RNAcentral holds the full RNA, with entries from SILVA.
Predicted 3D model of a 350-nucleotide part of an RNA (small-subunit ribosomal RNA, central domain) from a metagenome.
The coordinates come from a structure-prediction model, not an experiment, and the mean pLDDT is 87.
Context: one part of a larger RNA
RNA sequence: UUGGGCGUAAAGGGCGCGUAGGCGGGAAGGUAAGUCGGAUGUGAAAUCCCGGGGCUCAACCCCGGAACGGCAUCCGAAACUGCUUUUCUUGAGGGUAGGCGGAGAAAACGGAAUUCCACAAGUAGCGGUGAAAUGCGUAGAUAUGUGGAAGAACACCGGUGGCGAAGGCGGUUUUCUAGCUUACACCUGACGCUGAUGCGCGAAAGCAAGGGGAGCAAACAGGAUUAGAUACCCUGGUAGUCCUUGCCGUAAACGAUGUAUACUUGGUGUAGCCGGAAUCAACCCCGGCUGUGCCGUAGCUAACGCGUUAAGUAUACCGCCUGGGGAGUACAGUCACAAGGCCGAAACUC
Numbered sequence: 001u002u003g004g005g006c007g008u009a010a011a012g013g014g015c016g017c018g019u020a021g022g023c024g025g026g027a028a029g030g031u032a033a034g035u036c037g038g039a040u041g042u043g044a045a046a047u048c049c050c051g052g053g054g055c056u057c058a059a060c061c062c063c064g065g066a067a068c069g070g071c072a073u074c075c076g077a078a079a080c081u082g083c084u085u086u087u088c089u090u091g092a093g094g095g096u097a098g099g100c101g102g103a104g105a106a107a108a109c110g111g112a113a114u115u116c117c118a119c120a121a122g123u124a125g126c127g128g129u130g131a132a133a134u135g136c137g138u139a140g141a142u143a144u145g146u147g148g149a150a151g152a153a154c155a156c157c158g159g160u161g162g163c164g165a166a167g168g169c170g171g172u173u174u175u176c177u178a179g180c181u182u183a184c185a186c187c188u189g190a191c192g193c194u195g196a197u198g199c200g201c202g203a204a205a206g207c208a209a210g211g212g213g214a215g216c217a218a219a220c221a222g223g224a225u226u227a228g229a230u231a232c233c234c235u236g237g238u239a240g241u242c243c244u245u246g247c248c249g250u251a252a253a254c255g256a257u258g259u260a261u262a263c264u265u266g267g268u269g270u271a272g273c274c275g276g277a278a279u280c281a282a283c284c285c286c287g288g289c290u291g292u293g294c295c296g297u298a299g300c301u302a303a304c305g306c307g308u309u310a311a312g313u314a315u316a317c318c319g320c321c322u323g324g325g326g327a328g329u330a331c332a333g334u335c336a337c338a339a340g341g342c343c344g345a346a347a348c349u350c
Stems, first nucleotide, its partner, number of pairs: 004321003007304002012318001014201004021194003025088007033081002035077008049065006091191001092188003095184006103177007110154001114150007125136002162169002206247006215241002220236004258317006266295011299306002323350003333342003
């Protein structure tokens, strides 16, 4: 390479946008690059293969044939692919009128709780645990009331409910931005799919500078436990957690399941929208679309399981795998302030 694979055995890139490239809907005409047929030329000889022959055989040699997988030119075919022209509307996009949502950004506001401060009132305990102790408290704590300050997070609603490409998103209001969806079938007329390189986004932790700091809490200290206890439990507590700006670029970044499209029995929930029926209306009920769950048919699967949200049946394109350890290490390169990231071996060994 051929072939085989990627939910759990090795293997889907964390996610998107998109360049090159690959692939690409219906009809008609043209063309003849690919494709197919024919002819001609060439494809030296030797070698290889087949048939026959010569050295006593064989190696070797000789004769004939085929072949030399190819290239070029000319003639022809026109289904398919390509190119080109015209055209179509179902793919795609747009329009109009509605709807939906914790989608994103910014600003303002709200109440509960926590801690702290002040005052009032009050007295000996509080706190904590399996039990304790460290700790706090007669310099008046805890508990209670009133007032004030600060920061962070938004109980109930809340739901295998919603939104987002993923990461993720939850108090209320306003402004700005984006998305999805329904109806109509009005417009454009294949404008599409995928996507190496690239660009952007990307939890937490971490880093830089400046703020902020209530609670929580790595490190650290003390008290316990224990044979020990550099832990689990307790009392404290600093980075950090929060904000602004800039880095980092990784996760069991998981559905461990790439994206797009088509096709293939059903049942039952749920969210949004539309239509029907009903009615005074809204529900309930019936049908459709989009999403999200459960159970299951065929089929698939090593099994588990998957099963119209496929792991079924197919097509297009990308990424990735090829025994375990060594090792996501070394070296080189590159990115980063650093931490480190990306790319990524071999010897050796089983």